[in-house]
Formats: sequence, C1' cells, structure tokens
RNA sequence: CUCUUAUCCAGAGAGGUGGAGGGAUCGGCCCUGAGAAACCUCGGCAACCGGACAGCGCGAAAGCACUGCCUAUAGGUGCCAAUUCCGUCAGAUUGAAAUUCUGGAAGAUGAGAG
Repeated sequence: CUCUUAUCCAGAGAGGUGGAGGGAUCGGCCCUGAGAAACCUCGGCAACCGGACAGCGCGAAAGCACUGCCUAUAGGUGCCAAUUCCGUCAGAUUGAAAUUCUGGAAGAUGAGAG
C1' cells in the first nucleotide's frame, strides 16, 4: 500500500516545549494568542486483540467456532471539543422546498491475509 471483516449517537485532560494553525478531502459550521499543529511527561477512557467463566454447536479426542457475561490485573493497539461535528451520492417523505428517515461512498480504528 491492497484485500477481507467488525465497530463508529457512549466514554475520558492536566503540565512542559512550541508559536499559527486545526477539525482527512470539498462545502458548511466550529475550535484556536484566555495559545492551533507537532513532540515530551504524567493521568484517564474504552474493551478491538488478550485473560476468566457460562451456554450452545462441531469433533473420537485434543480442541475449534459462535453467543453472553465479567475483567483492566500481564501485555499489544486505539482514543481523550462538537454523532466520524454536519453534509457531499442515491432513494423515500413534500405540490415544490425545508425537514426527517434509509442505504451507500469516503474516512478512522482493531483483527486477519497478501
């Protein structure tokens, strides 16, 4: 980088360095010198991988898969403004709009594969 798959209306910030941007893209709307990005330190959230237990299925067995529940204690990631901040494309709703809803695309993260 590509592919597969799951999740994305919950949750969680202080300090230091730094010095003007940031929220992926585009449009909107926001955040930001009462200090952006980035880096560092400490702290926290969550439960994807992990760990314990239970149920069910497969299996001759070892075990494997699925579901539920508990866990943060050993570890690997991730995350800590706003629903992925909202929209973008298609459809439904409407006389037409507005609005609302559904699906998709894109993106992010995990796990697996190349």
Source information: SAM riboswitch aptamer (S box leader) from Pelolinea submarina, 114 nucleotides, folded computationally. It was read from a public genome assembly, where an Rfam model found it. It matches the Rfam family "SAM riboswitch aptamer (S box leader)". About the family: The SAM riboswitch is found upstream of a number of genes which code for proteins involved in methionine or cysteine biosynthesis in Gram-positive bacteria. Of the family's consensus pairs, 94% are formed in the model. The source organism's lineage runs through Bacteria, Chloroflexota, Anaerolineales, Anaerolineaceae and Pelolinea.